[in-house]
RNA sequence: UGACAUGCGGCGGGAGAGUCCCGUUCAGCGAAAGUUGGUCGGGCGCCGUAGGAGCAAUUCCUCCCCGGGAAACUCUCAGGCCCCCGUACCGCCGCGAAGAG
Numbered sequence: 001u002g003a004c005a006u007g008c009g010g011c012g013g014g015a016g017a018g019u020c021c022c023g024u025u026c027a028g029c030g031a032a033a034g035u036u037g038g039u040c041g042g043g044c045g046c047c048g049u050a051g052g053a054g055c056a057a058u059u060c061c062u063c064c065c066c067g068g069g070a071a072a073c074u075c076u077c078a079g080g081c082c083c084c085c086g087u088a089c090c091g092c093c094g095c096g097a098a099g100a101g
Stems, first nucleotide, its partner, number of pairs: 001101001006096008018044001020043004025038005045081003051077001052075003058071005
């Protein structure tokens, strides 16, 4: 000096799934019954890209084998299912540590 890889930050990109039923409450309309929208709670259904769990299946890595590990896989505990926010992941930039050559 400095590749690959890594941590943090910034910018850009980036999904999925009922705003179904019942109840409470607030507001509007209405003489009332009711109706529209919002908040909260419950029920059932659904999603997989925060997190979590598991290697039983799939895939990847390691190992002679047996095994072991990991995941964008599986499960949905949590989370989410109008919009918004958030989200794994990808690209670029900056900084830090480490460091092949």
Model confidence (mean pLDDT): 77 of 100. Glycine riboswitch aptamer from Paeniglutamicibacter psychrophenolicus, 101 nucleotides, folded computationally. Its Rfam family is "Glycine riboswitch aptamer". Rfam describes the family as follows. This family represents the bacterial glycine riboswitch. The family has 44 seed sequences and 9,425 matches in Rfam 15.1. NCBI's taxonomy places the organism under Bacteria, Actinomycetes, Micrococcales, Micrococcaceae, Paeniglutamicibacter. The sequence was found by an Rfam model in a public genome assembly.